[in-house]
Molecule: c-di-AMP riboswitch aptamer (ydaO/yuaA leader)
Organism: Blastococcus aggregatus
RNA sequence: GGCCGGACCCCGCCGGCCCCAAGGCCGGAGGGACCGGGGACCCACCGCAGUUCUGGGGUGAGUCCUGCUCGCGUACGGGGCGUCGAGCAGGUAGGGCACUCAUGCGCCCGAACCCGUCAGCUAACUCGGUAGGCGGACGUGAGGAAUGGA
Numbered sequence: 001g002g003c004c005g006g007a008c009c010c011c012g013c014c015g016g017c018c019c020c021a022a023g024g025c026c027g028g029a030g031g032g033a034c035c036g037g038g039g040a041c042c043c044a045c046c047g048c049a050g051u052u053c054u055g056g057g058g059u060g061a062g063u064c065c066u067g068c069u070c071g072c073g074u075a076c077g078g079g080g081c082g083u084c085g086a087g088c089a090g091g092u093a094g095g096g097c098a099c100u101c102a103u104g105c106g107c108c109c110g111a112a113c114c115c116g117u118c119a120g121c122u123a124a125c126u127c128g129g130u131a132g133g134c135g136g137a138c139g140u141g142a143g144g145a146a147u148g149g150a
Base pairs, nucleotide, nucleotide: 002134003133004132008032009031010030013028014027015026016025017024018023033130034129035128036127037126038125043120055118056115057114058113059112064091065090066089067088068087069086070085071084072082073081074080094109095108096107097106099143100142101141102140103139104138
């Protein structure tokens, strides 16, 4: 002085602590802000039906494809095959990189978790979250913002 992410703010109030306290830290209440879920008409889906184990759905950028190896199944073995499982490698829709945009160069991610047989959208209404993890600011142009000085 910053990054990913909704995950932040309060100069005010109450309590505690730092000997006191300027000031600071912690907690609480309250006030804001941001994010996510459920939830009408209309619309969508549906209509001799359809959905319902190939369950279905949600947050999120985090989807999809190919190859190899191993396991399992298939007929003793080998080979082949498999809409099966695991691991590894490569790629990919998409996402991020210090005010904003354009452009050039480059780097990184492409996870994880939740609901529990159930949910389209959705005003009113209603329920919940405000974590966690990092270590960095490249060039050019344009437009802004803030601070400092006079």